[in-house]
Record summary
The part of an RNA shown here (large-subunit ribosomal RNA, domain I) has 492 nucleotides and comes from Cohaesibacter marisflavi.

Context: one part of a larger RNA
RNA sequence: GGCGUUUGGUGGAUGCCUUGGCGACAAGAGGCGAUGAAAGACGUGGUACGCUGCGAAAAGCCAUGGGGAGCUGCGAACAAGCUUUGAUCCGUGGAUAUCUGAAUGGGGAAACCCACCCGCAAGGGUAUCUUGGCCUGAAUAUAUAGGGUCAAGAGGCGAACGCAGGGAACUGAAACAUCUAAGUACCUGUAGGAAAGGACAUCAACAGAGACUCCGUUAGUAGUGGCGAGCGAACGCGGACCAGGCCAGUGCUUCAUAUUUUUUAACCUGAAUAGUCUGGAAAGGCUAACCGAAGAGGGUGACAGUCCUGUAGGGGUGUUAAAGAUAUGAAGACUUGAGUAGGGCGGGGCACGUGAAACCUUGUCUGAACAUUGGGGGACCACCCUCAAAGCCUAAGUACUCCUUGUCGACCGAUAGUGAACAAGUACCGUGAGGGAAAGGUGAAAAGCACCCCGACGAGGGGGGUGAAAGAGAUCCUGAAACCGAACGCCU
Numbered sequence: 001g002g003c004g005u006u007u008g009g010u011g012g013a014u015g016c017c018u019u020g021g022c023g024a025c026a027a028g029a030g031g032c033g034a035u036g037a038a039a040g041a042c043g044u045g046g047u048a049c050g051c052u053g054c055g056a057a058a059a060g061c062c063a064u065g066g067g068g069a070g071c072u073g074c075g076a077a078c079a080a081g082c083u084u085u086g087a088u089c090c091g092u093g094g095a096u097a098u099c100u101g102a103a104u105g106g107g108g109a110a111a112c113c114c115a116c117c118c119g120c121a122a123g124g125g126u127a128u129c130u131u132g133g134c135c136u137g138a139a140u141a142u143a144u145a146g147g148g149u150c151a152a153g154a155g156g157c158g159a160a161c162g163c164a165g166g167g168a169a170c171u172g173a174a175a176c177a178u179c180u181a182a183g184u185a186c187c188u189g190u191a192g193g194a195a196a197g198g199a200c201a202u203c204a205a206c207a208g209a210g211a212c213u214c215c216g217u218u219a220g221u222a223g224u225g226g227c228g229a230g231c232g233a234a235c236g237c238g239g240a241c242c243a244g245g246c247c248a249g250u251g252c253u254u255c256a257u258a259u260u261u262u263u264u265a266a267c268c269u270g271a272a273u274a275g276u277c278u279g280g281a282a283a284g285g286c287u288a289a290c291c292g293a294a295g296a297g298g299g300u301g302a303c304a305g306u307c308c309u310g311u312a313g314g315g316g317u318g319u320u321a322a323a324g325a326u327a328u329g330a331a332g333a334c335u336u337g338a339g340u341a342g343g344g345c346g347g348g349g350c351a352c353g354u355g356a357a358a359c360c361u362u363g364u365c366u367g368a369a370c371a372u373u374g375g376g377g378g379a380c381c382a383c384c385c386u387c388a389a390a391g392c393c394u395a396a397g398u399a400c401u402c403c404u405u406g407u408c409g410a411c412c413g414a415u416a417g418u419g420a421a422c423a424a425g426u427a428c429c430g431u432g433a434g435g436g437a438a439a440g441g442u443g444a445a446a447a448g449c450a451c452c453c454c455g456a457c458g459a460g461g462g463g464g465g466u467g468a469a470a471g472a473g474a475u476c477c478u479g480a481a482a483c484c485g486a487a488c489g490c491c492u
Base pairs, nucleotide, nucleotide: 001491002490003489004488005487006486007485008484009483015477016441017440020412021411022409023408024407025406026405027404028403029401030400031157032156039100040099041098042055043054044053046078047077049075050074051073061094062093063092064091065090066089070082071081072080105114106113107112115126116125117124118123128154129153130152131151132150133149134148135147136146161192162190163189164188165187166186172179176226202209203208213240214239215238216237217236223231224230244393245392246391247337249334252332253331254330255329256328257327258326259325260324261323262322263321267315268314269313273288274287275286276285277284289306290305291295297309298308299307342366343365344364345363346362347361348360349359352378373388374387375386376385377384428435429434448476451463452462453461454460
């Protein structure tokens, strides 16, 4: 030095576990904000670092309902206190609520600086825009613009879903220009719990249907298309859901008041088991019982219907809040639709790329009729059929889930599942936009090793004690492999 056996160290795989995630379904909610939001800064505790809560009245204050013995949030303790004169805790309502932030008195490098007016003080007011009222008021006489003042409203944030105004390119066409991607991404405006649409100047085809929206089918059909790549209907049929109204009014929409109906809290009650054996521990084995409108789940020293918490069922039950209905009052919109229909030029939308191109829309130029009328039936004409534009409103069926509650899972189980089971959008990186981790497990219970010894008044270890176990000792369940030793045997 090698090989083998044994025994250790290191390391943290594996097994088991779960406080955290993921997904689905059902129901709810679908907004918050000048009465100052969302998001923050700074404070706030006896000691106070982080999280949580709260705001100079600062882990809290008041009222009220519940509840009934402990409590002063968590990591985590000590001290000092509170509480059957009912605390802590839970529900409801209220008070307080620094500074920044739409931020709104002015400024500003957010959480800071500097003002004015009223008021003894406490405190209040002072942004901009829009609408309305009132007072004023130029050139300029009447006026108007402008100015002032009062009142009301708005502003910002928020996950997706909606409508509207703008609107790409990569890409595909095996290149590329029409075309496609795609009216997508993205930007902007704006709204609601949904939005939009909506009560036929619609379809159809000589028979008829009967608002709108959504789904299936028709159908990858008819079409469209450098007839390339591709794009791609409708009628009809089957379903979901169904609702029609108004233009001066017995109607519709919104608001207020009164009455009334329905649902809704914390929380309370809630059946039934003993013995024995093993064991550290019984819920396990054995023997014998009981309840069940409750044998869902969780916990308890191993696996519990009958130990605890729960579960089924019942109460709380109308305080409060929400929704609906009725009555009364107030306000608002709307009067049959002309610079419209139609036409020319240029575009856009329709599955339809200008085509034989109807239909819808309109930048521009024009421009009717008046129900004895007008639009449509895919150039256009006739006949026929059908409908009544240029005014308004409208639930449901449909889309979505930042959020709340409940239930469930041939979903994950710490390199998985959210990036995050832990002081995680943290530490850390970056000027910044932004990027972005690792990290769970003693034990049933800290019973977390009194005391002694070696050692430096260490670290670490040996006794001893606790414990079922310390080869569970805090780097703590199990403890694989790589890697590093020791002892013994054999070989060189």